[in-house]
RNA sequence: AUCUUAUCGAGAGCGGCGGAGGGAUAGGCCCGAUGAAGCCCGGCAACCGGUUUGAAUACAGCCUUACGCUGCAUCCAAAUGUCAUGGUGCUAAUUCCUACAAUGCCGCCGGAUUCGGGGGUUUUGGCAGAUGAGAA
Numbered sequence: 001a002u003c004u005u006a007u008c009g010a011g012a013g014c015g016g017c018g019g020a021g022g023g024a025u026a027g028g029c030c031c032g033a034u035g036a037a038g039c040c041c042g043g044c045a046a047c048c049g050g051u052u053u054g055a056a057u058a059c060a061g062c063c064u065u066a067c068g069c070u071g072c073a074u075c076c077a078a079a080u081g082u083c084a085u086g087g088u089g090c091u092a093a094u095u096c097c098u099a100c101a102a103u104g105c106c107g108c109c110g111g112a113u114u115c116g117g118g119g120g121u122u123u124u125g126g127c128a129g130a131u132g133a134g135a136a
Base pairs, nucleotide, nucleotide: 002135003134004133005132006131007130008129013041015040016039017038021031022030023029025099026098027097028096042091043090044089046088047087048086049083050082051081052078053077054076056074057073059071060070061069062068095128100125101124102123104121105120106119108117109116110115
């Protein structure tokens, strides 16, 4: 760098070093010497993971015939369950907003009752991007 898949309206510093940029791209709109990026520490808890609880299924045992109890394994779920030891990640603004298409609504222009053009806006889908998990 490529492919698959899930998520992206929640959460997180009034710390230290550092010194001018940053928010992917473009346009907009923002953040920044009351200190940007980056690094460290702290924090958060999205994913993997641990743990707890519950359900289902299989098996084993007990008890004896009950829609029972116990153990274990697998799998699923949990409004925000819980943890932060481990692997990633994140820590202004919805992924800051819009980019493409469809749809509803409202103006505008031409033209005259139906068509063309263009703008704003709602919703939905997509594209792009980010992150995790997996694959070749």

Predicted 3D model of a 136-nucleotide RNA (SAM riboswitch aptamer (S box leader)). It matches the Rfam family "SAM riboswitch aptamer (S box leader)". The family has 457 seed sequences and 9,625 matches in Rfam 15.1. The prediction has a mean pLDDT of 76. Of the family's consensus pairs, 97% are formed in the model.